[in-house]
RNA sequence: UCCGGGGUAGCUCAGCGGCAGAGCGGGCGCCUGUUAAGCGCUUGGUCGGGAGUUCGAAUCUCCCCCCCGGAGCCA
Numbered sequence: 001u002c003c004g005g006g007g008u009a010g011c012u013c014a015g016c017g018g019c020a021g022a023g024c025g026g027g028c029g030c031c032u033g034u035u036a037a038g039c040g041c042u043u044g045g046u047c048g049g050g051a052g053u054u055c056g057a058a059u060c061u062c063c064c065c066c067c068c069g070g071a072g073c074c075a
Stems, first nucleotide, its partner, number of pairs: 001071007010024004018055001025043006048064005
């Protein structure tokens, strides 16, 4: 430098044009002699940044940043 994959809640990841979600975690409670387990409620987001397309963008297009893998180049 080129190609591919990825960046979404504290963590692991779904969602690929039409209300942003799950599990785990955090908080409160029920249960229990207590803890754990189980159950209920609740808490959660500039969707990496910017611009564009569109009635409407996490999703499509362009630029930039970061991570992973491969190729190439130099020595």